RNA sequence: GCUGGUGUGGCUCAAAGGCAGAGCAGCGGUAUCGUAAACCGCAGGUUGGGGGUUCGAUUCCCUUCACCAGCU
Repeated sequence: GCUGGUGUGGCUCAAAGGCAGAGCAGCGGUAUCGUAAACCGCAGGUUGGGGGUUCGAUUCCCUUCACCAGCU
């Protein structure tokens, strides 16, 4: 330099055009003599950045950035 992949709550990952979700972690509560486990609830996201297509984009297209792999 070229090609491909990944990028979504603190972490690990879903959602593949039509309300952004789950588990763990966090906070509050129930229960217990007490703690943990368990159960109930709450909060937390400019979906890496920019642009385009569309009535509508996490999703499709272009560009760019970071990381990973391959080729040279």

A computed fold for a 72-nucleotide RNA from Firmicutes bacterium UBA1065, annotated as transfer RNA. Rfam family: tRNA. Rfam's curators write: Transfer RNA (tRNA) molecules are approximately 80 nucleotides in length. The sequence was found in a public genome assembly. The source organism's lineage runs through Bacteria, Bacillati and Bacillota.